[in-house]
A computed fold for a 72-nucleotide RNA, annotated as Pistol ribozyme. Its Rfam family is "Pistol ribozyme". On this family, see Teplova et al., Angew Chem Int Ed Engl 2020: "Crucial Roles of Two Hydrated Mg(2+) Ions in Reaction Catalysis of the Pistol Ribozyme". The sequence is in RNAcentral, with records from ZWD. Model confidence (mean pLDDT): 86 of 100.
RNA sequence: ACAGGUUUCAGCCUGUAUAAAUAGGUUAUUAAGCUGAAAGCGUUUGCACCUUUAACAGGGUGCAAGGUUAAC
Numbered sequence: 001a002c003a004g005g006u007u008u009c010a011g012c013c014u015g016u017a018u019a020a021a022u023a024g025g026u027u028a029u030u031a032a033g034c035u036g037a038a039a040g041c042g043u044u045u046g047c048a049c050c051u052u053u054a055a056c057a058g059g060g061u062g063c064a065a066g067g068u069u070a071a072c
Base pairs, nucleotide, nucleotide: 001016002015003014004013005012006039007038008037009036010035011034025072026071027070028069033041043066044065045064046063047062048061049060050059051058
């Protein structure tokens, strides 16, 4: 200097041409992804429709809701 840890800014951490990770304070907890703010990308729940099936299950789209928590 650049790339990555969902996106933007800031931080934290990792890597050196690759896009991952056992890293991102520790432990427990949560579907909830490293942290803060904003988003609502992934994701969880409900409903509707489509698809598939003998049926259950499965897949897709839309709408609504959620947007981890606690201690040190």